Formats: sequence, structure tokens, C1' cells
RNA sequence: GUAGGUAUAGCUCAGUGGUGGGGUGCGUGCUUAGCAUGCAUGGGGUCCUGGGUUCAAUUCCCAGUACCUCCA
Repeated sequence: GUAGGUAUAGCUCAGUGGUGGGGUGCGUGCUUAGCAUGCAUGGGGUCCUGGGUUCAAUUCCCAGUACCUCCA
């Protein structure tokens, strides 16, 4: 230089055009003499950035940024 892929909660990953979830971690309560485990419950995300399409975009399209892979 070229082609493709990924970007969503602290971490790891789903998701689909109609107000966003699991696991783990975190807070609180119960349990214990206490801790751990277990159970219940709660909080936490302008879904990488900007534009476009649409009544409506995390989702579709374009560009940008970062990272990964293939080829040279």
C1' cells in the first nucleotide's frame, strides 16, 4: 500500500429497525460467633465519533478513529 473483520456495563460476551440483556465483578439485606459460600435485591451503558436514510437507528448506508487478521 491492499482486502476483510471488530468497537455494546468495571471485565467478558449476546442482541435486533420500535426506549438494551446474560455471566462475572460492585452495593445492600438474609444466612454465620466471624469470614467464605449460598439466596434475595439494587445500582451502573448519550451501544467508538460524525453525518445520511427512515415516522423511528445500537441495528441499514457513508466517512473518520483505534485495534486484529490476510496479501504484497

Transfer RNA from Camelus ferus, 72 nucleotides, folded computationally. It matches the Rfam family "tRNA". Rfam's curators write: Transfer RNA (tRNA) molecules are approximately 80 nucleotides in length. The source organism's lineage runs through Eukaryota, Sarcopterygii, Amniota, Mammalia and Camelus. The coordinates come from a structure-prediction model, not an experiment, and the mean pLDDT is 82.